[in-house]
Context: one part of a larger RNA
């Protein structure tokens, strides 16, 4: 000096990326207990009061008499300390927001990410699909499943409540006995070679010929996508109106400077002396948007962020103390 404890005037967050640490709170009993709520909860919400010993008296400990004994209640009176749950051990609370409904999982400690119940869409010619071993290709076998459409295989969304617009022009997937394309095979006019011939061989149009593609629907809780200029109203400003252009259709509903907003510390309100954060608005959405789900929500939460009351050496500003019997280093004698 360091680590582990203990104390501490005045002030109490001024410390700090952030009350990180630390303090404050704690049990039992008794009275009280708000918003909002899916009526279960919120809630040990919050906020109060009391607790030790001694006398005495009631009553309880199934019921009746009598003795007695063990566990408690409730009253009444006293006592004594600075304190009476006297030690240990043992919730600090409370308000506004985001995100995820929660219980749970994890990649190494924990989350706003995964999963979840629930919702949707699709496979399966109804016992499969799916997928394993195996193989040129078949065959045989295994899980699915000793299940059977309320069962199983795939993807997306993610309790709940309110909903979930518009586009099928591309990609994709699903139907289409027609027409166009289209290989090998089929077919065999016509031709070249050789040969006296018969032939032998090359070559070869038409025709004929599957899937696919062209093609004509569907279908977005498939992948995805959801405009631009200009003008106008008796102040001015806007602009419900009207114009054109283009498109497969121009973004509903809700919500919005937001875990999304560049310019930005937007403006405007609230909190504070004083607020780039935060909280309520506005809407100018660079670049929110509906299951790649919008928008709301009680409970939860070692989660993220504001704010308060309480408390405190976190600080202002450091001290002392653990000297018999708290720990390891280092320096010096």
């Nucleotide at each position: 000096c360091u680590a582990u404890g203990c104390u501490g005037a005045a002030g109490g967050a001024a410390c700090u990326c952030g009350g990180c640490a630390a303090a404050u709170u704690g049990c039992c009993c008794c009275c009280g207990u708000a918003a909002c709520u899916u009526c279960g909860g919120a809630a040990g919400a919050a906020g109060g009061a009391g607790g030790c010993c001694c006398u005495c008296a009631u009553c309880u400990u199934g019921u009746u008499a009598c003795a007695g004994g063990u566990a408690g209640c409730u009253g009444a009176g006293g006592g004594g300390g600075c304190a009476c749950a006297g030690c240990u051990g043992u919730g600090u609370g409370g308000g506004g927001a985001a995100g995820g409904a929660c219980c749970g999982u994890u990649u190494a400690c924990a989350a706003a990410a995964c999963a979840c119940a629930g919702g949707a869409c699709u496979c399966a010619a109804g016992c499969a699909a799916g997928c394993c071993u195996g193989c040129u290709u078949c065959a045989a076998g295994a899980c699915g499943a000793c299940g059977u459409a309320u069962a199983g295989g795939g993807u997306c969304u993610g309790a709940c409540g309110c909903c979930u617009g518009c586009c099928c022009g591309g990609u994709g997937c699903c139907g289409g006995a027609a027409g166009g394309u289209u290989a090998a095979g089929a077919g065999g006019a016509g031709g070249g070679g050789u040969g006296c011939a018969a032939g032998c061989u090359c070559u070869g149009a038409a025709u004929u010929g599957a899937a696919g593609c062209c093609c004509c629907g569907g279908u977005a809780a498939a992948c995805g996508g959801c405009g631009g200029c200009c003008g106008u109203a008796a102040c001015u400003a806007u602009a419900a109106c009207g114009g054109u252009c283009c498109u497969a259709a121009g973004g509903u509903a809700g919500c919005g400077a937001a875990a999304u907003u560049c310019c930005u510390u937007g403006u405007c309100g609230g909190g504070u002396a004083a607020g780039u954060u935060c909280c309520g608005a506005c809407c100018u959405g660079c670049a929110c948007g509906a299951a790649u789900g919008g928008c709301g929500u009680a409970a939860c939460g070692a989660c993220u962020u504001c704010c308060c009351c309480a408390c405190u050496g976190u600080c202002u500003c450091c001290a002392g103390c653990a000297c018999g019997a708290u720990a390891u280093g280092c320096u010096c004698a």
Molecule: large-subunit ribosomal RNA, domain IV
Organism: Novosphingobium sp.